[in-house]
Large-subunit ribosomal RNA, domain IV from a Microcaldota archaeon, 317 nucleotides, folded computationally. NCBI's taxonomy places the organism under Archaea, Nanobdellati, Microcaldota.
Context: one part of a larger RNA
RNA sequence: CCAAGGUUAGGGAACUAGGCAAAUUGGUGCUGUGACUUCGGCAGAAGGCAUGCCUGCGCCUGGUAAGCGCAGGUGGCACUGACCAGGGGGCUGCGACUGUUUAUCAAAAACACAACUCACCGAUAAGUGGUAACGCCUUUCACGGUGGGUGACGCCUGCUCCCCGCCAGUACGUGAAAGCCCGGUCCAACGGGAAGAAGCGCUGGCAAAGAGCGGGGGUAACUCUGACCCUCUUAAGGUAGCGUAAUACCUAGCCGGUUAAGUGCCGGAUUGCAUGAAUGGCGUAACGACAGCCCCGCUGUCCCAACCUUGGACCUG
Numbered sequence: 001c002c003a004a005g006g007u008u009a010g011g012g013a014a015c016u017a018g019g020c021a022a023a024u025u026g027g028u029g030c031u032g033u034g035a036c037u038u039c040g041g042c043a044g045a046a047g048g049c050a051u052g053c054c055u056g057c058g059c060c061u062g063g064u065a066a067g068c069g070c071a072g073g074u075g076g077c078a079c080u081g082a083c084c085a086g087g088g089g090g091c092u093g094c095g096a097c098u099g100u101u102u103a104u105c106a107a108a109a110a111c112a113c114a115a116c117u118c119a120c121c122g123a124u125a126a127g128u129g130g131u132a133a134c135g136c137c138u139u140u141c142a143c144g145g146u147g148g149g150u151g152a153c154g155c156c157u158g159c160u161c162c163c164c165g166c167c168a169g170u171a172c173g174u175g176a177a178a179g180c181c182c183g184g185u186c187c188a189a190c191g192g193g194a195a196g197a198a199g200c201g202c203u204g205g206c207a208a209a210g211a212g213c214g215g216g217g218g219u220a221a222c223u224c225u226g227a228c229c230c231u232c233u234u235a236a237g238g239u240a241g242c243g244u245a246a247u248a249c250c251u252a253g254c255c256g257g258u259u260a261a262g263u264g265c266c267g268g269a270u271u272g273c274a275u276g277a278a279u280g281g282c283g284u285a286a287c288g289a290c291a292g293c294c295c296c297g298c299u300g301u302c303c304c305a306a307c308c309u310u311g312g313a314c315c316u317g
Base pairs, nucleotide, nucleotide: 001312002311003310004309005308006307007306008305010303011302014301019298027051028050029049030048031047036041038152052074053073054072055071056070057069058068059067075079087296088295089294090293091292092291093290094288095287099111100110115150116149117148118147119146120145121144127136128135129134153283154282155281156280158213159212160211163210165206166205167204168203169202172201173200174199180193181192182191183190214232215231216230217229218228241275242272254268255267256266257265258264
């Protein structure tokens, strides 16, 4: 010096990307317990007290070992005396939750999930494997199955069918080959014609289908702002909500709180470069080896290093 472990005056996160690591807490009994809440929870919330041994007695039991309890005594700094054995609290984001996952760098806000919704399917079904025979779904039968999306719960889910797609309709137009009719010197090649399927055109419907959801100008008795008006334009011009956000370029935006100091966090207003409603919107108790911030406790993380133990490296033989 390396690895593992131990102790440390005073300070106590000043360390660091970050309390990473370590320390603190720890069992049991009694007591006590806020916000919030889906009334179950949150809860072991938090916090406080007790805890050994000896003697006697009571309760429990049919009677004991135990267990529960009362009184007196007694030792230690310390009595769950070693081992074992939760640190706690507050605010926010995301995901409801328990689960699942990258065997071998990712465990997550990703996947799944109950629940909601759309489409298809009446069984020789829909879907699916196979060239086929024949299978799966299916010991199935719509209160069932297949496929797509959203993702507990609460409050909700606005406008648009121009485009793409799907569905339905369709007097009409278009519409291949074969067949039919006519022509073709006899046949044929070939030429022409009528009729005419799906499809397309056409007419509608459907957005929890793919998708989309404007610009300019003026206006109120200070100023500012603009309920209001005018105009261009679209299929329709973003409703409710939320909003500097896991989304905001400018941005370390502005105001407030937190700190001595805050590119952080929380709250607020918000003109949103480029939020927005099942590609779901906004909330939400509980839950989380998830992510950000703060506080208490505690500490060799640090100020700042010292010593000890074991095993190596290393030196000498």